[in-house]
RNA sequence: AUUCGUCUGAGCGAAUUCAAAUAGCUCUAUAAGCUCAGAGCGUCCAGGUGACCGCCCUUUCUCGGUUACCUGGGGAAGAG
Numbered sequence: 001a002u003u004c005g006u007c008u009g010a011g012c013g014a015a016u017u018c019a020a021a022u023a024g025c026u027c028u029a030u031a032a033g034c035u036c037a038g039a040g041c042g043u044c045c046a047g048g049u050g051a052c053c054g055c056c057c058u059u060u061c062u063c064g065g066u067u068a069c070c071u072g073g074g075g076a077a078g079a080g
Base pairs, nucleotide, nucleotide: 001016002015003014004013005012006039007038008037009036010035011034025080026079027078028077033041043074044073045072046071047070048069049068050067051066052065053064054063
């Protein structure tokens, strides 16, 4: 100097062209990602729509599950 730890700014730390993590003070704990402010990417909760699977079944509906999308909400915490 560049890249990385979700994004922006600051900090902390790592690597050297790779984009990861035994690092980011320690411990407990959480789905919640290193910290702070903001965001709301991931993630979690509720509702809705579609597809698929199961139960039942003549078929549909109902019920349960998986998954994609949409809407609304949360944005951990504690001790040293």